RNA sequence: GCCAGUGUAGCUCAGGGGUAGAGCGCUUCCUUGGUAAGGAAGAGGUCACGAGUUCAACUCUCGUCACCGGCU
Numbered sequence: 001g002c003c004a005g006u007g008u009a010g011c012u013c014a015g016g017g018g019u020a021g022a023g024c025g026c027u028u029c030c031u032u033g034g035u036a037a038g039g040a041a042g043a044g045g046u047c048a049c050g051a052g053u054u055c056a057a058c059u060c061u062c063g064u065c066a067c068c069g070g071c072u
Base pairs, nucleotide, nucleotide: 001071002070003069005067006066007065010024011023012022013021018055026042027041028040029039030038048064049063050062051061052060
């Protein structure tokens, strides 16, 4: 330099046009004499950034950035 992939909660990841979710973690409560385990509730997201298409974009298209891989 060329090509492909990935970017979503603190972490690991789902979501393939129509109100953004799970597990773990965090907070509060219940249970216990206390801890652990268990149960219930809750908080936490400008969906990497910018544009385009669409009535409507995390999702489709283009560009930028970052990471990772292949080729040279």

This is a predicted structure of a 72-nucleotide RNA (transfer RNA) from a Bacteroidales bacterium. Its mean pLDDT, the model's own confidence on a scale to 100, is 83. The sequence was found in a public genome assembly. It matches the Rfam family "tRNA". The family's RNA type in Rfam is transfer RNA.